A computed fold for a 340-nucleotide part of an RNA from Papaver somniferum, annotated as small-subunit ribosomal RNA, central domain. Model confidence (mean pLDDT): 86 of 100. The RNAcentral record of the full RNA draws on Rfam. Taxonomically the source falls in Papaver (Eukaryota, Embryophyta, Tracheophyta, Ranunculales).
[in-house]
Context: one part of a larger RNA
RNA sequence: CUGGGCGUAAAGGGCACGUAGGCCGUUCAUCGGGUUGAAAGUGAAAGUCACCAAAAAGUGGCGGAUUGCUUUUGAAACCAAUGAACUUGGGUAAGAUAGAGGAGAGUGGAAUUUUGUGUGUAGGGGUGAAAUCCGGAGAUCUACGAAGGAAGGCCAAAAGCGAAGGAAGCUCUCAGGGUCUCUACCGAUGCUGAUGUGCGAAAGCAUGGGGAAAAAACAGGAUUAGAUACCCUGGUAGUCCAUGCCGUAAACGAUGAGUGUUCGCCCUUGGUGCAAAUCAGGGGCCCAGAUAAUGCGUGAAACACUCUGCCUGGGGAGUACGGUCGCAAGACCGAAACUC
Numbered sequence: 001c002u003g004g005g006c007g008u009a010a011a012g013g014g015c016a017c018g019u020a021g022g023c024c025g026u027u028c029a030u031c032g033g034g035u036u037g038a039a040a041g042u043g044a045a046a047g048u049c050a051c052c053a054a055a056a057a058g059u060g061g062c063g064g065a066u067u068g069c070u071u072u073u074g075a076a077a078c079c080a081a082u083g084a085a086c087u088u089g090g091g092u093a094a095g096a097u098a099g100a101g102g103a104g105a106g107u108g109g110a111a112u113u114u115u116g117u118g119u120g121u122a123g124g125g126g127u128g129a130a131a132u133c134c135g136g137a138g139a140u141c142u143a144c145g146a147a148g149g150a151a152g153g154c155c156a157a158a159a160g161c162g163a164a165g166g167a168a169g170c171u172c173u174c175a176g177g178g179u180c181u182c183u184a185c186c187g188a189u190g191c192u193g194a195u196g197u198g199c200g201a202a203a204g205c206a207u208g209g210g211g212a213a214a215a216a217a218c219a220g221g222a223u224u225a226g227a228u229a230c231c232c233u234g235g236u237a238g239u240c241c242a243u244g245c246c247g248u249a250a251a252c253g254a255u256g257a258g259u260g261u262u263c264g265c266c267c268u269u270g271g272u273g274c275a276a277a278u279c280a281g282g283g284g285c286c287c288a289g290a291u292a293a294u295g296c297g298u299g300a301a302a303c304a305c306u307c308u309g310c311c312u313g314g315g316g317a318g319u320a321c322g323g324u325c326g327c328a329a330g331a332c333c334g335a336a337a338c339u340c
Base pairs, nucleotide, nucleotide: 003312004311005310006309007294008293012308014199015198016197017196021192022191023190025086026085027084028083029082030081033079034078035075036074037073038072039071040070041069042068048064049063051061052060053059089189090186091185092184093183094181095180096179097178102174103173104172105171106170107169113147114146115145116144117143118142123134124133161166204245205244206243207242208241209240213239218234219233220232221231256307257306258305259304260303261302264285265284266283267282268281269280270279271278272277289296313340314339315338322333323332324331325330
C1' cells in the first nucleotide's frame, strides 16, 4: 500500500454553517460524450506462449497473444447532457401549541456579612480533642432599622429547551428554532462537506468597575517521626459586571452527519382526535440480528446506501524542529534517533 477497523482494546473532528468536490426522487422525449456489439487498419524486429522438425545447450519453420489506439457502422438499458412534466424528499403559507433556548431592561423575597440604636452579661467560636481567633473598649444571644454583593429554596421530574458549549426568582421588550393538524402552494430547490467562517464550560490574560459569601496562593493553630497535606482560625488573586482576547476539557452517549428497512411490552413530555389510534421527543425491558465479552437492540453497537473525520505495537512524545495564531499562558500542524 492493501485489507480491516473506530461505545469500553489504537481510532468520531467540541459543535454548527457552508465553498470546491462526491453522492442523489419519479415519468416521457431528444442526443449519442461515457458505455457497448461488429468489421477493417495498426500495434517493427527481437522477446514471450503453443505446435512441427530436430534436440546436450540451442537452432529453424509456422501460428497465437500483444489486454492498446484509430476509422467505419450499429444499439440506447445505465451514467452524462438538453427539453417537458410529476409529488412522495425538501421548502413556503395557514391554524394551533410546549419550552430553565437567546439578548436587553426593570423588579421582589429568604439568608449570610457589615453597620446604627436599644436590651443584656460573660463568655463566644471551633474540634476527634484542642489551640490560634473574637469578647468588660461590652462579644455571642435578642429587637428594630440601614447598606451592599452574590445566588436563585419549594415547584423539580428518568421532565422540558438548545447544534454543541449550555440554560432555572418574577415582569416587560426584541428577535431564533421546534412539534402537531387539515388543506393550499413551489416543484428535486436535496444529503454530506477538504480549505474556510462562526459559536464554543472552567481556568487564564488585558482595561475599567464591583467585592456579601466562599476561596487557589499565603499566614497562623493543630495532627504527625516529619505534614510544604487532610482538620481549624484568618486570607489575596479570581469567582460578579462591561469590553476585548484565549480556543482548550472525561467539550462523554467515551457512539460523525443523513436516508431507508426491521418482533413486542411498560412508563413519560408535547400535539391532533369523541374514542380507538397516530405523529414528534425523553426513559426502562426484550425477539431476531450483530458483538471478543460487557452490553446494544425502531433514539442500534441490527440490515443497507452516501459523504466526511480518524487509527495502524508500547515508550521516546503530543516532546524536538519548523511554520501559523496569541499580549502572555500557550494553542494548532507534528517527527526522528534510540529502546522494549